[in-house]
């Protein structure tokens, strides 16, 4: 000197990720709330099952007013590059009249899959033909092995640079 390497720092990959903002549309001429009409009656509504009996009568046309949230586009700014997503086990918060279970809605956390996005089909969520997830399947991408190539095959626990504790020859 060279080989392997824990672990550190940078760093790519692109229709690249996630956040809150503004503008729009859509939700929706729906809900709510006033006028007025008809039906129904002590049986019914208040997420869903059971209690409980707390509150309310319930349901429908028609007119008149007339929404929000959630989910999405554009547009810019933040933060990033297991970004992040989805699945699952747990534990709490908050509301749905009260209490149990559950469910919806959030916040921490365990374990699992996914290199990325884009097109398709099928299942799911959703009000939706938006859109969002997931499996499958296609071309494309970026990487890394293998090959002369043509191409195959792998996974983000990876890959590229610097630096390296150690470590066997």
């Nucleotide at each position: 000197a060279g080989g392997c390497a824990a672990g550190a720092u940078a760093g790519a990959g692109g229709c690249g990720c996630g956040a809150a903002g503004u503008u729009c549309a859509u939700c929706a001429g729906u809900a709510c709330g006033c006028u007025c009409c008809c039906g129904c009656u002590c049986a019914g509504a208040a997420g869903c099952a059971g209690c409980u009996u707390u509150u309310c009568g319930c349901g429908g046309a028609a007119g008149c007013c007339g929404a929000a949230a959630g989910g999405g586009a554009a547009c810019a700014u933040c933060g990033c590059c297991g970004a992040a997503g989805c699945a699952u086990g747990g534990a709490g918060a908050u509301g749905c009249a009260g209490c149990u279970g559950c469910g919806c809605u959030c916040u921490c956390u365990u374990u699992g899959c996914u290199g990325g996005g884009c097109c398709g089909u099928c299942g799911g969520g959703a009000a939706a033909g938006a859109c969002c997830c997931g499996c499958c399947g296609g071309a494309c991408u970026g990487u890394c092995a293998c090959g002369c190539a043509a191409g195959u095959g792998g996974a983000g626990c990876g890959c590229u640079a610097u630096c390296g504790a150690g470590u066997a020859c």
Description:
A computed fold for a 169-nucleotide RNA, annotated as Lysine riboswitch aptamer. Rfam family: Lysine riboswitch aptamer. About the family: Riboswitches are metabolite binding domains within certain messenger RNAs that serve as precision sensors for their corresponding targets. Allosteric rearrangement of mRNA structure is mediated by ligand binding, and this results in modulation of gene expression. This family includes riboswitches that sense lysine in a number of genes involved in lysine metabolism, including lysC.